A computed fold for a 1517-nucleotide RNA from an uncultured bacterium, annotated as small-subunit ribosomal RNA. Rfam family: Bacterial small subunit ribosomal RNA. Model confidence (mean pLDDT): 83 of 100. RNAcentral holds the sequence, with entries from Greengenes.
RNA sequence: AGAGUUUGAUCCUGGCUCAGAACGAACGCUGGCGGCGUGCCUAACACAUGCAAGUCGAACGGAAUUGAGGGGCUUGCUCCUCAAUUUAGUGGCGCACGGGGGAGUAACACGUGGAUAAUCUGCCUGGCGAUUCGGGAUAACACUUCGAAAGGGGUGCUAAUACCGGAUAAGCCCACGGACUCUUAGGGGUUUGCGGGAAAAGGGGGCCUCUGUAUAUGCUCCUGUCGCUAGAUGAGUCCGCGGCCCAUUAGCUAGUUGGUAGGGUAAUGGCCUACCAAGGCGACGAUGGUUAGCGGGUCUGAGAGGAUGAUCCGCCACACUGGAACUGAAACACGGACCAGACUCCUACGGGAGGCAGCAGUGAGGAAUAUUGCGCAAUGGGGGCAACCCUGACGCAGCGACGCCGCGUGGAUGAUGAAGGCCUUCGGGUCGUAAAAUCCUGUCAAGUGGAAAGAAGUGCAUGGUGGCUAAUACCUGCCAUGUUUGACGGUACCACUGAAGGAAGCACCGGCUAACUCCGUGCCAGCAGCCGCGGUAAUACGGAGGGUGCAAGCGUUGUUCGGAAUUAUUGGGCGUAAAGCGCGUGUAGGCGGUUUGUUAAGUCUGGUGUGAAAGCCCUGGGCUCAACCUGGGAAGUGCAUUGGAUACUGGCAAACUUGAGUACGGGAGAGGAUAGUGGAAUUUCGAGUGUAGGGGUGAAAUCCGUAGAUAUUCGAAGGAACACCGGUGGCGAAGGCGGCUAUCUGGACCGAUACUGACGCUGAGACGCGAAAGCGUGGGGAGCAAACAGGAUUAGAUACCCUGGUAGUCCACGCCGUAAACGAUGAUCACUCGCUAGUUGUUGGCGAUACAUUGCCAGUGACUGAGCGAAAGCAUUAAGUAAUCCACCUGGGGAGUACGUUCGCAAGAAUGAAACUCAAAGGAAUUGACGGGGGCCCGCACAAGCGGAGGAGCAUGUGGUUUAAUUCGAUGAUACGCGAGGAACCUUACCUGGGCUUAAAUGUAGAGCGACAGAUUGUGAAAGCAUAUAAGCCAGCAAUGGCCGUAUACGAGGUGCUGCAUGGUUGUCGUCAGCUCGUGCCGUGAGGUGUUAGGUUAAGUCCUGCAACGAGCGCAACCCUUACCUUUAGUUGCCAUCAUUAAGUUGGGCACUCUAAAGAGACUGCCGGUGUCAAACCGGAGGAAGGUGGGGAUGACGUCAAGUCCUCAUGGCCCUUAUGUCCAGGGCUACACACGUGCUACAAUGGCCGGUACAAAGAGUUGCGAUGCCGCGAGGUGGAGUAAAUCCCAUAAAACCGGUCUCAGUUCGGAUUGGAGUCUGCAACUCGACUCCAUGAAGUUGGAAUCGCUAGUAAUCGCGGAUCAGCAUGCCGCGGUGAAUACGUUCUCGGGGUUUGUACACACCGCCCGUCACACCACGGGAGUCGAUUGGUCCCGAAGUGCGUGAGCUAACCCGCAAGGGAGGCAGCGUCCUAAGGAAUGGUCGGUGACUGGGGUGAAGUCGUAACAAGGUAACC
Repeated sequence: AGAGUUUGAUCCUGGCUCAGAACGAACGCUGGCGGCGUGCCUAACACAUGCAAGUCGAACGGAAUUGAGGGGCUUGCUCCUCAAUUUAGUGGCGCACGGGGGAGUAACACGUGGAUAAUCUGCCUGGCGAUUCGGGAUAACACUUCGAAAGGGGUGCUAAUACCGGAUAAGCCCACGGACUCUUAGGGGUUUGCGGGAAAAGGGGGCCUCUGUAUAUGCUCCUGUCGCUAGAUGAGUCCGCGGCCCAUUAGCUAGUUGGUAGGGUAAUGGCCUACCAAGGCGACGAUGGUUAGCGGGUCUGAGAGGAUGAUCCGCCACACUGGAACUGAAACACGGACCAGACUCCUACGGGAGGCAGCAGUGAGGAAUAUUGCGCAAUGGGGGCAACCCUGACGCAGCGACGCCGCGUGGAUGAUGAAGGCCUUCGGGUCGUAAAAUCCUGUCAAGUGGAAAGAAGUGCAUGGUGGCUAAUACCUGCCAUGUUUGACGGUACCACUGAAGGAAGCACCGGCUAACUCCGUGCCAGCAGCCGCGGUAAUACGGAGGGUGCAAGCGUUGUUCGGAAUUAUUGGGCGUAAAGCGCGUGUAGGCGGUUUGUUAAGUCUGGUGUGAAAGCCCUGGGCUCAACCUGGGAAGUGCAUUGGAUACUGGCAAACUUGAGUACGGGAGAGGAUAGUGGAAUUUCGAGUGUAGGGGUGAAAUCCGUAGAUAUUCGAAGGAACACCGGUGGCGAAGGCGGCUAUCUGGACCGAUACUGACGCUGAGACGCGAAAGCGUGGGGAGCAAACAGGAUUAGAUACCCUGGUAGUCCACGCCGUAAACGAUGAUCACUCGCUAGUUGUUGGCGAUACAUUGCCAGUGACUGAGCGAAAGCAUUAAGUAAUCCACCUGGGGAGUACGUUCGCAAGAAUGAAACUCAAAGGAAUUGACGGGGGCCCGCACAAGCGGAGGAGCAUGUGGUUUAAUUCGAUGAUACGCGAGGAACCUUACCUGGGCUUAAAUGUAGAGCGACAGAUUGUGAAAGCAUAUAAGCCAGCAAUGGCCGUAUACGAGGUGCUGCAUGGUUGUCGUCAGCUCGUGCCGUGAGGUGUUAGGUUAAGUCCUGCAACGAGCGCAACCCUUACCUUUAGUUGCCAUCAUUAAGUUGGGCACUCUAAAGAGACUGCCGGUGUCAAACCGGAGGAAGGUGGGGAUGACGUCAAGUCCUCAUGGCCCUUAUGUCCAGGGCUACACACGUGCUACAAUGGCCGGUACAAAGAGUUGCGAUGCCGCGAGGUGGAGUAAAUCCCAUAAAACCGGUCUCAGUUCGGAUUGGAGUCUGCAACUCGACUCCAUGAAGUUGGAAUCGCUAGUAAUCGCGGAUCAGCAUGCCGCGGUGAAUACGUUCUCGGGGUUUGUACACACCGCCCGUCACACCACGGGAGUCGAUUGGUCCCGAAGUGCGUGAGCUAACCCGCAAGGGAGGCAGCGUCCUAAGGAAUGGUCGGUGACUGGGGUGAAGUCGUAACAAGGUAACC
């Protein structure tokens, strides 16, 4: 620091996702040790049990126990005294600290800085002054009594540092005065005068100096108590500023805001009460609602920020829920009390008890969070003089990998690269120096032994030295010595022993993202953070081997920040991607020209205070290091206060004229409103003329018309709109405005002077205007025209088209308030990088002028720079560069929807979500493809012609059907006389049946046999099986060896599957003219240019031009053939001349034909015209041939996952006594039918008979086969010639000549069938071809639709060949005869180039919309119903404070001799307030609800085809 993902590719916009860090975490797998931390985030749910706040006998009276002494005696009891210990009670202090959890709280609760002149402060410290005289009770205790208990009642006794009264008053408080000083102007401080008022308590040690006498009434010390004052600490209250969300919460408030008086408090204050006034808060967000403890900090981040508020620290609030008080310095009190409520427990049913959000622990909840531990040794706290006691604060230990940090699981050497695993191209590679083996080391764990620091003190004892004192006593300060105190824990740490021994896992390996292979699976099982993998070769699933990463952990899940500049202050945008309000006027607010002075609020600078500690950072130190702990520093961007500066901003004052405005003079204009008026046209009505149609359409019909239409003439009526002028012309803020005239009226512009003096810009709310449609009331209504009706079209047609036609359109008044209200562009102002930013129109005004022109201002257009922009584009009228203000945006869908609210008569408008769902949606541009888009060009593409096919019969192929099998493949063009160039057996792959397990290659091994082959016999359909006989070669005397053959074992074999795993090959677009590259240039880029343009061509053929210059594959040419000529060569060819014959038969010859080799020829070369001086085209000459002469071969980049695994080759899979192989028979030849391709015909341009001509190109030895003979013929016999310019196949046929038939199912046509034959072949039954005789079917020119052909072509005629034993109407070739037509490119089909549109890119056989049906999901409405919360009203009203009363009761004080009275108090009662409760009624929120509404999602449902191309009616608002 980025990356993946929208597309065929690109750039942009924009969302989603990932890589990082963190955590009080949880879950899965795994787990050696230690240190330091940390551990109920959920139910502020309920709690068994134990502990968590007591202490003081030096405040007090008792009691008990023990000991000592004494007395009485009843000898074990009692009494007294002393000492010690214990303590229930009275009393004091503490219990308001410490500890807990975060429910409530949006608040002066918290943070920060101030104020308190508006306050308090126990214990503590300093100072000053005191500590006096009295009194009456009461618990404990005793007796008694009620109760189950808890707990009380009565009588009697007693003490105090408990309680009460009096005295005194330095100082304090109150009232009234004086003086000084400060101040927030209210008051405060100091001092002073007078009057009034309020205190206290003792306890302990010691002593005898004083008094007095043996001890305190004395002295002394310590301590306590009281008053005042100062401090410290802590607390209360008030204020400025700061920090959540919702406006679908906009108005709230009667103690409310203020005043006066009073009450209350420590203290200000409506805090409370009475009276008076009517205020107070709020868009700078009141009120209401949701959520939430706040901060230091923590996490993240470069920072700014964002998120968070565990552990530690500060503050707040809470203590079962609610309320209220008491005590106290402080509480409205966690382990106090009272009342109410819920819950739990005890009960004798009468009544009682309780509050773990203290530490442990239990249940419950939950994904989830520990021990009912040890100790007060340390630190700290309470009480106490102290010892000491208490302390679940705290210190420790236990449990948990929960986190951070550290250590280990060994180190070195070690290649036969072992075994084994995995992979393999079978060679090897890899795990891998890894292991084994050898040599070492000893951390941790284990065992044995040793062994700290944390401890300072306090107390006591002794000694020393001070203080106090009368004192050497007591008390006390300091020092020294001794003694005493450790939960952790025999822990840390150290040493020794032995031993590599006890100690490695988890995730990942398609891209992002480091890491790859095999097997299994086969859109299954599964994976997945995003993109996406899986449908038989998965680096993506599962396993394995290997690898990568981290490591006692590793992954997953959740959450936060980051990346995200994806809320943009730093740091974004708004013409087309989301986003400028439809437009204006204008309030608040924000911003604002020039100069001077002043001020010092902002701003800048310095000082001071504060910003707690901890944390972060820096730098030291301590644990072996680190984590951790600790000393010091820095920082803390803030707030407050104070001094200074004055440029800028602000305030105040004074001025200025350039911004803005006013006055004057002009001209322009569909600017607005009202009234009037004009002509053309449509329609209707009246009248005339006139007759059969009119109208309408793609074509029609509905419709009008003989009751007289349409047409035409005249007249009348009525409404609406204003042709020409008219124009990217004008005006207006926008919507919008168009005949003419008048009246009223707004704004802009220009010119020249004068005046005002910043008066300005923008503008949240607010107000006004605002097309069309629509609504209300009343008019009006010619034309047009939603709805509606009819006619057409159509599969349908609730549409498009036609005929009608009502609202409406028009007017007046009122509403609505929206539009693609658009320049999809808010308003205002300035500027346009120095040398010039311009060019060119037009409207209005003013000038200059040589009357050609030209300058300035204001508008309105076009084009092009710089600049900007994702691009296209914008470009002085900015989308450029800057400024000010306002509105708006933050992925697509859901949705501009729901709910709520406001407005509206309604329609509806405004405001405006969420659940859920997707990984995209989108903008601009690029290349293609496509278009029922345009333009150019070509082709037997159409047209013009000729001939067919489609109808018949037959042949052949296919589909279908049938079958045991009818083998398989090919299936629009580009399958169908195709593979097959030839199925009777074979072929043959299919079926039935019978056999074999090896028929055949190569190689190895090879016991045995000797030949093998072949022959014979039996059986059999054959194959085969069985049987028997015979029996090798070479070398060697032989043994033996070699060779060959055979049986046998490994091998093989497969026309089995996949042409969608492939090679090769083929078809097609298409013999169409295209397809590309290098360098350069242009573009951010995909890409473009070149290859486009103007001409031309069959052609990207050539020329010219051009940011292109060149090149390649294609085109053309080179090749073959054919057409003319020359040369050479003449046998098997030829024969002009000479001879000869039946015959080029022979001699002879090579002139000619011909043959076959080499040349020549044709190149737009020449001429004329056209053309751009070109390319080229047109015409002509010459020539056998003329513009690629005709034909062939030749097929660019690519497309169709086109065809072929059955030609061949080949990966993978499958079969292996069978899917291999051998054999016989059958089948591929079937036959209600359909289609393709052909043959023969339907006849007279013909059939038949007879006669007579003329080819080319081929084949031939298992062959072609002549003459001759036989047969009607197919053919037979026979065998001359011929491996071929020699012989043969082999008579070419149509044509021509003559004859006959005479228009008919025929002398046409030949199917079918019967009979008889021939040939081939092992064999013609299924199932061959041919011949003869006989038979003589359909068919009389073929519907819709359709095919071929442009010249030696079509048509027609025959000949040959391949295959082949035989079998062609097919196929491939050959020649003979030999036409017609082409105006032309509108249309059909196909193709090429260009341009345009596109929402297509699997590319129109594309994409895609809506209803309906089905499944699932979330949401809205809904008669209601249930719950929560809250408001106002009313009722009742516990406890309790206050107030009143207090006839009952009453010790202290007063009066009184007493009785009694008084003061005061208590109970009780009344009353105000009030929690809970109750009643009726509202608001808000939530759950649920028959039914209902739309929405979303869902491989293959239905109906149509709305959109994207002119999407077939342009689309959209």